[in-house]
RNA sequence: AGAGUUUGAUCCUGGCUCAGGACGAACGCUGACGGCGUGCCUAACACAUGCAAGUCGAAGAUAGCAAUAUCUUGGCGCACGGGUGAGUAACGCGUAGACAAUCUGCCCCCAUCUCUGACAUAACACUUGGAAACGGGUGAUAAUAUCAGAUGAGGUGGAAACAUCAAAGUAUUUAUAUGGAUGGGGAUGAGUCUGCGUCUGAUUAGCUAGUUGGUAAGGUAACGGCUUACCAAGGCAACGAUCAGUAGCUGGUCUGAGAGGACGAUCAGCCACACUGGAACUGAGACACGGUCCAGACUCCUACGGGAGGCAGCAGUGAGGAAUUUUGCACAAUGGAGGUAACUCUGAUGCAGCGACGCCGUGUGUAGGAUGAAGGGGCUCUGCCCUGUAAACUACUGUCGGAUAGGAAUAAAAGUUGGGUUGCCCAACUGGGAAUGUACUAUCAAAGGAAGGAUCGGCUAACUACGUGCCAGCAGCCGCGGUAAUACGUAGGAUCCGAGCGUUGUCCGGAUUUACUGGGUAUAAAGGGUGCGUAGGCGGGUUUGUGCUUCAGAGGUUAAAGACCGCAGCUCAACUGCGGGAGUGCCUCUGAUAAGGCAAAUCUUGGAUAUGAGAGGGGUAGGUAGAAUUCCUGGUGUAGCGGUGAAAUGCGUAGAUAUCAGGAGGAAUACCAGUGGCGAAGGCGGCCUACUGGCUCAUAAUCGACGCUGAGGCACGAAAGCGUGGGGAUCAAACAGGAUUAGAUACCCUGGUAGUCCACGCCCUAAACGAUGUAUGCUUGGUGUUGGGGAGCAAUUCUCAGUGCCGUAGGAAAUCUGUUAAGCAUACCACCUGGGGAGUACGAUCGCAAGGUUGAAACUCAAAGGAAUUGACGGGGGCCCGCACAAGCGGAGGAUCAUGUGGUUUAAUUCGAUGCAACGCGAAGAACCUUACCCAGGCUUGAAGUGCAUUUGACUAUUGCAGAAAUGUAAUAUUUCUUCGGAACAGGUGCAGAGGUGCUGCAUGGCUGUCGUCAGCUCGUGCCGUGAGGUGUUGGGUUAAGUCCCGCAACGAGCGCAACCCUUAUCUUUAGUUGCCAUCGGGUCAUGCCGGGAACUCUAAAGAGACUGCCCACGCAAGUGGUGAGGAAGGUGGGGAUGACGUCAAGUCAUCAUGGCCCUUAUGUCUGGGGCUACACACGUGAUACAAUGGAUGGUACAGAAGGCGAAGCCGCGAGGCGGAGGAAAUCCCAAAAGCCAUUCUCAGUUCGGAUUGAAGUCUGCAACUCGACUUCAUGAAGGUGGAUUCGCUAGUAAUCGUGGAUCAGCAUGCCACGGUGAAUACGUUCCCGGGCCUUGUACACACCGCCCGUCAAGCCAUGGAAGUUGGGAGCGCCCAAAGUCGUAUUUUAAUGCGAUUAAGGCGAGUUCGAUAACUGGGGCUAAGUCGUAACAAGGUAGCCGUAUCGGAAGGUGCGGCUG
Repeated sequence: AGAGUUUGAUCCUGGCUCAGGACGAACGCUGACGGCGUGCCUAACACAUGCAAGUCGAAGAUAGCAAUAUCUUGGCGCACGGGUGAGUAACGCGUAGACAAUCUGCCCCCAUCUCUGACAUAACACUUGGAAACGGGUGAUAAUAUCAGAUGAGGUGGAAACAUCAAAGUAUUUAUAUGGAUGGGGAUGAGUCUGCGUCUGAUUAGCUAGUUGGUAAGGUAACGGCUUACCAAGGCAACGAUCAGUAGCUGGUCUGAGAGGACGAUCAGCCACACUGGAACUGAGACACGGUCCAGACUCCUACGGGAGGCAGCAGUGAGGAAUUUUGCACAAUGGAGGUAACUCUGAUGCAGCGACGCCGUGUGUAGGAUGAAGGGGCUCUGCCCUGUAAACUACUGUCGGAUAGGAAUAAAAGUUGGGUUGCCCAACUGGGAAUGUACUAUCAAAGGAAGGAUCGGCUAACUACGUGCCAGCAGCCGCGGUAAUACGUAGGAUCCGAGCGUUGUCCGGAUUUACUGGGUAUAAAGGGUGCGUAGGCGGGUUUGUGCUUCAGAGGUUAAAGACCGCAGCUCAACUGCGGGAGUGCCUCUGAUAAGGCAAAUCUUGGAUAUGAGAGGGGUAGGUAGAAUUCCUGGUGUAGCGGUGAAAUGCGUAGAUAUCAGGAGGAAUACCAGUGGCGAAGGCGGCCUACUGGCUCAUAAUCGACGCUGAGGCACGAAAGCGUGGGGAUCAAACAGGAUUAGAUACCCUGGUAGUCCACGCCCUAAACGAUGUAUGCUUGGUGUUGGGGAGCAAUUCUCAGUGCCGUAGGAAAUCUGUUAAGCAUACCACCUGGGGAGUACGAUCGCAAGGUUGAAACUCAAAGGAAUUGACGGGGGCCCGCACAAGCGGAGGAUCAUGUGGUUUAAUUCGAUGCAACGCGAAGAACCUUACCCAGGCUUGAAGUGCAUUUGACUAUUGCAGAAAUGUAAUAUUUCUUCGGAACAGGUGCAGAGGUGCUGCAUGGCUGUCGUCAGCUCGUGCCGUGAGGUGUUGGGUUAAGUCCCGCAACGAGCGCAACCCUUAUCUUUAGUUGCCAUCGGGUCAUGCCGGGAACUCUAAAGAGACUGCCCACGCAAGUGGUGAGGAAGGUGGGGAUGACGUCAAGUCAUCAUGGCCCUUAUGUCUGGGGCUACACACGUGAUACAAUGGAUGGUACAGAAGGCGAAGCCGCGAGGCGGAGGAAAUCCCAAAAGCCAUUCUCAGUUCGGAUUGAAGUCUGCAACUCGACUUCAUGAAGGUGGAUUCGCUAGUAAUCGUGGAUCAGCAUGCCACGGUGAAUACGUUCCCGGGCCUUGUACACACCGCCCGUCAAGCCAUGGAAGUUGGGAGCGCCCAAAGUCGUAUUUUAAUGCGAUUAAGGCGAGUUCGAUAACUGGGGCUAAGUCGUAACAAGGUAGCCGUAUCGGAAGGUGCGGCUG
């Protein structure tokens, strides 16, 4: 000193949480010793028992030989010491003063006195009442008890005279000691008064009748309404009275850098209290803790008549509670009471005991020791790593504890004797320790008896394994746990502390998060709606005085202890002793006079006034004008009007709308009109008149600080709303109807009432906003505009007052602000302190009401929020592209069939793929096999593979039998090499291990799809920004393209684009067989058939060619346009391969690979059969058709590419068969169809169409039943061009025609490839879909399949109201009234009576604070409930504020306002 937590990320605001310290603590686990401290915080609850205050010969007695003991009178003490904190918000406490308004026993000093008498009484004796406590009567007696007289230095009263007030003795050594009385002084203690300080609440604003003062009297130690009578009407209070709540105050303690905050145990000072309440007595002192009286509650005793008691003293008990000790020892020390003293008493005190409750100190060993032991744990597991020098083992030491022995200090006094002395001192002797046989010292033995707790995801030091599987659980905050958990539990290891460690609670700190030091208010919480103004706060220049504030110096005080510094004593420390300094405060004295105050004087710049001008929707009242809407009357006129996205309701043939004329009435004032004007704000708009407020400029004439702000207060205050009375044209909440819709209590339409308008009176709120309080001064500028003034001929310029925009410095989290501040300062006011609950409840107050103002808490969350960034999204905008639409051509959707899927069925119909991007997909080909599925039968180291051990010798082939086969069984035949050990090979057995198309594609690799062949995606350096980020990549053009050019705080680069690659189109060169044949020759019915040729085609290698290169136009350029030239080809020539960063937890564990999990005589493996081919149905993809652009028949022509096959000939109607030439291929084999030329059919379910079915066959194959293809004959279904909707295609394309290939024994309408014929259309980018770039809004970031609001339903929680029920507090009035005191009467006292006062008690009406309650209101919280979709995008009707009204609900609508 900071850290975690809001976000995808950022900065800020802001709360929550943590790390520190402390404690009279408690709880959990653990526990060796000592020292010093400390210990009922709760029930001021109740207390058994014991102890805690006595002592003394002045006096009288009793007992005893006596010492002495006991009782009594009397003296002193019991008012100290000890306890507690209930009460108390107060002169109670603290601090500083005052008492000329006081008292003071014992103690000290001074002065004087201490004379003479007297009456009683207790104990005691006798007697008597009572259970007891406690008494009654009679009799005797003493004193330092009591009384009278004398004296009066002195005191008191009084002017004085004068009056009045005392006493006590005792002891002895007989002249001393000690006492007594009066007065004066001191000391100590006490009492009283005063200034200042001393908690919270205003949802407590008024309180007070002895109250405030005076006079008189009484009373007190003393002042005083302290008390009484009379008189006056005061006194206190916003600087907080009164009331309510809480609380003993302080020195100090804890914390904090400090300022502060919290606390008030132990120790010390003061106060208060002593079962509760009241009261006095005695006394120097009490209204008295261990005294008295009375009342009350409680407890105890009782013979029932009556009595006794008070632990908040020390121990102790019960109760309460999370929780707090022994019924100990001693007066040895310190202190106290009495006493001359010895001495006695002392639960004060000194000590001990218990408790880790706290602080401090010490120990539990030290050194060496690597087979890095064993064990445990982990792993990449033949082994390595950790525990770990740790252990074992060797050597050493001896603190503490144990045993033995010794053993203090704390003691100074006091007493007696003697000596000296004014006090008092000196010497000798006597005797004394609770703690304690303690501290301490020495010796002995022995590593022996002595370590735990918490934590290990981040904050925060410390990590792995196993178990568990949103379970169990953890958690201070964030958050962990749904099968690989460093976060749960356990273990190993590690970390931090250590006789403790953690947890809980509380306080301070961190928190500058109440901000004096030291915060804020445009948008985060926060400026009052606006002005006027009271109190208050603050206040211009100069001079003089004063010296209140202020400042300086000195003095006093600020108790001790504590804290700080130093020294010292316990071995150290804690602890303690001594000394020092400090103590911001208060008081007194002296001085200073700058500033503030006060008093006086003066000045003009603040402010005000005057004079002269000026602008204006400023206000109030009255009048008036025209346009328009509506209505009424009349005319013209005829069928519609009106309204909407489209309609309908509505109006109209009883004449509307339209149009003309006339009239009525109300409201509002087009244009001018403007970030223009005026006003404090709300607000103000035709014109005229009257009255009236403010402002500005000029002049610098007058006054002379008269000022600023402003709590309360007063006034004004849009719209809506309320009351009374008018008015009522328009518009229009509510309402009605029509639409829309799933619904539509809305948006739209047609109507329409309050209201809108006026007068008077209320209401008092708005996004009443510049979300920015008022006033004053200062701080670069530019440019508009309104009103005045100056200069100048003018252009123009200067200046004052407003009102806008841009912007410097500065400010700010940023957005932004910026002389009209949100800058720099000053003065004053208002307001804020996390979100929700809530501007709610209760209370008070205002209002006719609606409501307004003031304004909480419980509970709940860890966020809520501001600004900006990047994305994504929008039923936002702009630009652009694409067979995206449009323009066209042909299809799908209807039929039949094929094929795939869903569904259903089944023993099984194996599995996967599921919007585009699954569905003729994996599957380039399920009869068996495949095959993973089902049924049945077998095997278990296995069907296949590897290693080791052991055993056998074969392996293999053929045949028979059983069986569906697998398999089982039987028979026959039968080895090789050799160094003779064995090896190869094969079978059996055993051990390792195999095997799995079992699960998880959400654990994975690889591969693939998709956006998309879309033009994008990034980096380095620099620059900008606090930062996330931006810039570059945006802009202007251009392109198919982030393609290129220009510009530019950017300059470059990478992955993509393009190009390079393949193919195709043209040419050249080379080469010339199996391909070719122009020329020459030969031959054939015919054919490159042959010689030959190398020209052409072709083949296949190398090159050329195309680059906007040239021209014209446009353009800065890039480039674009041109049926421009040239060229085979022209602007990427056509096609292919090629797929950036990434998205979809996309697909695949069944291609393969692979982590984890699962099966192991089975989820492995073999075999036979079946299934994957099922069939009411639904969907996708295709084939064939519906016909004449056609079908049928006959004739006839022309490919390319590919494969490895099979020709001729013969047979069969045909599928095909026989056959086997040729061909390991440019050599052989395989072949076109549409087309063309003819003929026929003539619009029909047909000579279209071919499904279905019957019969007969062919081929493949162990095998065509389930379940193949093909052929022939016969049969001849639906179907006549297909609804909504939808697909493909832009040129050699669509359409149409056939051909080949892979897979394959066989099986093709699918797939892949090939050529033949060969179109139509594109105006264009408004719209649909997808995409790219820029911009905008956002409450989204899992990113619109987002977010999110309210009612209703369920559970839980706290809370408001409430008929009532019940308890407490404080006060008021009345009644009654104990003890006591005072007054008074009898007669002076005593006793008694009466009166006054009063505790307790009773009654009454209210007040206040709780508890509880049928019922009821809203609120909060709670993974997956219901209804809608209000808000966030133009959120699909922009939203929000105030108000009124309506509606299941969010909400809708009206009026006015705001832009957030």
Small-subunit ribosomal RNA from a wastewater metagenome, 1460 nucleotides, folded computationally.
It matches the Rfam family "Bacterial small subunit ribosomal RNA".
RNAcentral holds the sequence, with entries from SILVA.